[in-house]
Context: one part of a larger RNA
RNA sequence: AACGAACGCUGGCGGCGUGGAUAAGACAUGCAAGUCGAGCGGGACAAAUUUUGUAGCAAUACGAAGUUUGUUUAGCGGCGAACGGGUGCGUAACACGUGAGUAAUCUACCGGAAAGUGGGGGAUAGCUCGCCGAAAGGCGAAUUAAUACCGCAUGUAGCUGAGGGGGACAUCCUCCGAAUGCCAAAGCAGCAAUGCGCUUUCUGAUGAACUCGCGGCCUAUCAGCUUGUUGGUGAGGUAAUGGCUCACCAAGGCUCUGACGGGUAGCUGGUCUGAGAGGACGACCAGCCACACUGGGACUGAGACACGGCCCAGACACCUACGGGUGGCAGCAGUCGAGAAUUUUUCACAAUGGGGGAAACCCUGAUGGAGCGACGCCGCGUGGAGGAUGAAGGUUUUCGGAUUGUAAACUCCUGUCAUGAGGGAACAAAGCCAGCAAUGGUCUGAUAGUAUCUCAAGAGGAAGGGACGGCUAACUCUGUGCCAGCAGCCGCGGUAAUACAGAGGUCCCAAGCGUUGUUC
Repeated sequence: AACGAACGCUGGCGGCGUGGAUAAGACAUGCAAGUCGAGCGGGACAAAUUUUGUAGCAAUACGAAGUUUGUUUAGCGGCGAACGGGUGCGUAACACGUGAGUAAUCUACCGGAAAGUGGGGGAUAGCUCGCCGAAAGGCGAAUUAAUACCGCAUGUAGCUGAGGGGGACAUCCUCCGAAUGCCAAAGCAGCAAUGCGCUUUCUGAUGAACUCGCGGCCUAUCAGCUUGUUGGUGAGGUAAUGGCUCACCAAGGCUCUGACGGGUAGCUGGUCUGAGAGGACGACCAGCCACACUGGGACUGAGACACGGCCCAGACACCUACGGGUGGCAGCAGUCGAGAAUUUUUCACAAUGGGGGAAACCCUGAUGGAGCGACGCCGCGUGGAGGAUGAAGGUUUUCGGAUUGUAAACUCCUGUCAUGAGGGAACAAAGCCAGCAAUGGUCUGAUAGUAUCUCAAGAGGAAGGGACGGCUAACUCUGUGCCAGCAGCCGCGGUAAUACAGAGGUCCCAAGCGUUGUUC
């Protein structure tokens, strides 16, 4: 000097930050990922309307069937759920940082370009019926739709490809290419124009995968390690190279420039310190990685081996009709536990961003805010001027005085902050809708009646902590008597203690001051 600090005493206000470092311990409750009816058939409700029945002289009333429109949505279907958010267990590693490479690769949505979107089919959920079960849930029958699923046709482009040309080299790049063969689709909205989709291909962008050089911990009281091990041939596998996997062959490969083993640890931008070199650290914020009760596995998908998905095993917990089921806060709050120690079961989607949707809009514990904590940094205040009889009181005294001390009283002012009351009151709002455009129309604020402005009153409501032997700024009296105690080091205390305790005074900081811990 510093800190994600803790503890003691004390505590007025504001701004900006920051707050589970220990048990990756266990978790009650609520919320944290949905959305689309302009993909689909149903259901429910409401309205209009058509036909029709009954009653009535009629107006009309009641009912049945159908159509249309609107609202709504359990299911099928699409997109999203792989982002965002959390944590630091593991990891000494191509994990990270940095610089290269892929002639060895993939990429939904988005941008650009080209071509197409023809014609059929069979199911299934839902609904209904039946059955089993305490529940969770399951089984069967019948029936129905699609932008769900499956054939057929077409085939720009693409794939396969004998062979040939170019390219220093190269089966892998690039150009040409016979023949045979392969591969697509879906519609919706609108009166319409048209818009949004769908299919195939190329390309861009973005994201991802893989490979290599270099760099950064301790340990030799770890010296040898290795059999898919090192390489080759062939095959399999992958989006793709490769012992990635397998068969065969060879016997290699690494190592005192520290292999192998052990310990510790997420890495970085950076942070702290220091004149620097260096040392220590990696909270918050940002990038990358790893993990999601523990271990294993794949499925779906453009993307996962998937925190709020699935399956298996295990531990734990819960429900049970004992047959069987259910769960995963290292998301936001919150609880218990352990701990020196770390906050509200808050408001809002108004802004920014994200998902879905043609849109309106819906969702969003991301985010924006508020709350709590002197935890940190910064700012402000607790009054200003005058005021000597140097009052009283306290302390001290050589009893003259000295000191507290312009301090107080007293006089005159001011009004920050807080308070009160009345009133005014934000910025943050950009957009959105209509329109070819010019332009026109119109709504939205959680924070918050907050910031802030104005008015009123009145010095009123706001100072403590530590130290005073030396280091080290600051001294006397009383008590105590090697006791009680102090102490960072040296050391104080045994009857005159500036070192203990109290008091007065003084010094240093100040809404803080000290102590402890840790780093330089």
This is a predicted structure of a 520-nucleotide part of an RNA (small-subunit ribosomal RNA, 5' domain) from an uncultured bacterium.
The full RNA is in RNAcentral, with records from ENA and SILVA.
The prediction has a mean pLDDT of 83.